Annotation
A computed fold for a 534-nucleotide part of an RNA from Albimonas pacifica, annotated as large-subunit ribosomal RNA, domain I. Lineage of the source: Bacteria > Pseudomonadota > Rhodobacterales > Paracoccaceae > Albimonas. Its mean pLDDT, the model's own confidence on a scale to 100, is 83. The sequence was found in a public genome assembly. Its Rfam family is "Bacterial large subunit ribosomal RNA".
Context: one part of a larger RNA
RNA sequence: GGCGUUUGGUGGAUGCCUUGGCGGCAAGAGGCGAUGAAGGACGUGGCACUCUGCGAUAAGUCCCGGGGAGGCGAGAGCACCCUUUGAUCCGGGAAUUUCCGAAUGGGGAAACCCACCUGACAUUUUGAUCGUCUUCGAUCCUUCGGGGUCGUGGACGAUUGCGAUGGGCAGGUACUUGUUGACUGAACACAUAGGUCUUCAAGGGCGAACGCGGGGAACUGAAACAUCUCAGUACCCGUAGGAAAGGACAUCAACCGAGACUCCGUCAGUAGCGGCGAGCGAACGCGGACCAGGCCGUGCAGCACAUGAAACUCGAACCGGAUGGGAAGCCGGGCCAAAGUGGGUGACAGCCCCGUAGAGGUAAUAAAGCUGCCGUUAGAGUAGGGCGGGACACGUGAAAUCCUGUCUGAACAUGGGGGGACCACCCUCCAAGCCUAAGUACUCCUUGCCGACCGAUAGCGAACCAGUACCGUGAGGGAAAGGUGAAAAGCACCCCGACGAGGGGAGUGAAACAGACCCUGAAACCGGACGCCU
Numbered sequence: 001g002g003c004g005u006u007u008g009g010u011g012g013a014u015g016c017c018u019u020g021g022c023g024g025c026a027a028g029a030g031g032c033g034a035u036g037a038a039g040g041a042c043g044u045g046g047c048a049c050u051c052u053g054c055g056a057u058a059a060g061u062c063c064c065g066g067g068g069a070g071g072c073g074a075g076a077g078c079a080c081c082c083u084u085u086g087a088u089c090c091g092g093g094a095a096u097u098u099c100c101g102a103a104u105g106g107g108g109a110a111a112c113c114c115a116c117c118u119g120a121c122a123u124u125u126u127g128a129u130c131g132u133c134u135u136c137g138a139u140c141c142u143u144c145g146g147g148g149u150c151g152u153g154g155a156c157g158a159u160u161g162c163g164a165u166g167g168g169c170a171g172g173u174a175c176u177u178g179u180u181g182a183c184u185g186a187a188c189a190c191a192u193a194g195g196u197c198u199u200c201a202a203g204g205g206c207g208a209a210c211g212c213g214g215g216g217a218a219c220u221g222a223a224a225c226a227u228c229u230c231a232g233u234a235c236c237c238g239u240a241g242g243a244a245a246g247g248a249c250a251u252c253a254a255c256c257g258a259g260a261c262u263c264c265g266u267c268a269g270u271a272g273c274g275g276c277g278a279g280c281g282a283a284c285g286c287g288g289a290c291c292a293g294g295c296c297g298u299g300c301a302g303c304a305c306a307u308g309a310a311a312c313u314c315g316a317a318c319c320g321g322a323u324g325g326g327a328a329g330c331c332g333g334g335c336c337a338a339a340g341u342g343g344g345u346g347a348c349a350g351c352c353c354c355g356u357a358g359a360g361g362u363a364a365u366a367a368a369g370c371u372g373c374c375g376u377u378a379g380a381g382u383a384g385g386g387c388g389g390g391a392c393a394c395g396u397g398a399a400a401u402c403c404u405g406u407c408u409g410a411a412c413a414u415g416g417g418g419g420g421a422c423c424a425c426c427c428u429c430c431a432a433g434c435c436u437a438a439g440u441a442c443u444c445c446u447u448g449c450c451g452a453c454c455g456a457u458a459g460c461g462a463a464c465c466a467g468u469a470c471c472g473u474g475a476g477g478g479a480a481a482g483g484u485g486a487a488a489a490g491c492a493c494c495c496c497g498a499c500g501a502g503g504g505g506a507g508u509g510a511a512a513c514a515g516a517c518c519c520u521g522a523a524a525c526c527g528g529a530c531g532c533c534u
Stems, first nucleotide, its partner, number of pairs: 001533009015519001016483002020454002022451007029443002031206002039100003042055003046078002049075003061094006070082002105114003115173005121166004126161009136151006175203004181197004210241001211239005221228001225275001251258002262289005272280002293435003296379001299373005312360003318333004334351002336340001342354003384408008394420001415430005470477002490518001493505004
């Protein structure tokens, strides 16, 4: 040095586990905000770093209800306290709620700086009124002690008025739109428009997707590329609701008829459109879901009606033996079940615990209905036309239909629109006003349940103090990291050692090769011992 056997170190695979995720179903909710939101900054505890809670009333204050023995949030302890006169805790309501933030008095490099007005409060000048005491004067009465009235000056106290000052305190002071009142005020005399101030109200911002509207790409495909496609997609903007939009035929159909709108299936990859390329792509009809019609001032008034949270309460039925550290597993004998879903308990529990079935408990609050009264009728710069565009599956085409930038411009139910150029006949409907539930779309969020979903390189990026650490000027990017044990019983005491680190005894424990770098502990990699070979 090699080979073999064996024993360790290192390492953290594997197995098992799950507090976290993922997906779905059902129900709820579908908003919060100037009564200051979402989100933050800074504070707040006896000691207080972080998280959580809370806001100078600051891990909390008050009330009502529940509950019934412990509590003083977590990492994590010590001390002080609270509590059957009912705490902690749970449900409901109320109060407080610094500063920033739409942020809104002005400013600003967010959590800071600087104001004005009003009020209360304190101090003070001055005035008025009242009360008590008192100086002086006039007058009246007098029992000569004194008393009453008026005026004047002073002191004290109270109430009140106009001001001044004040560290601090409270409220108000943004803009826009509408509204109330006042002042002012053009062209243009009166007036009106406009302007200024003022009263009251609303708006503003945030929020995951879903909706409607206004704008609107390119990569790409066409095997290049320009019409075309991608696509009215992405994206931007506006704006709303729990849904939105649409909606009660100037619709279709075809000589028979249907009967608002929305959504699904089919019709059908059909008819068509298309450098007739790539591709795009209906409708009628039929089958379903759901059904509802009204108004022109969508109005006003009255009557009657039913349900239904949470905390929480009650809630059946099991013992013995052996093994074992421990029984729920095994053996033996029972019981309940409107409850054998689930979780926990020292190994696997219907009957040990929490629960479960079932029963109880209780607030706010609907929608739909009936009656009465009032009110009410044919929509013009429209339809149509020219030019230019756009939307319709339809690329200008034979191109109807719809919208309109521009120029024009009817009829009036004896009328008008449509039936895919256009005309006639026929059929059908009545535009240029408005509202309308359900069926449909979505899930930031709440509750319950489920899974031939994951099980720590998986499952959300995040099971753990994660959108953290860290990276980047910034927009932005973005981790790693779970497991002692049933219970800390977390190794008193002794020894070596540097009053270390680490280790050896002792003790705990079922186990310490479960000792905190802690379940199991694979391989790579690195040692020790023994045997053989060289």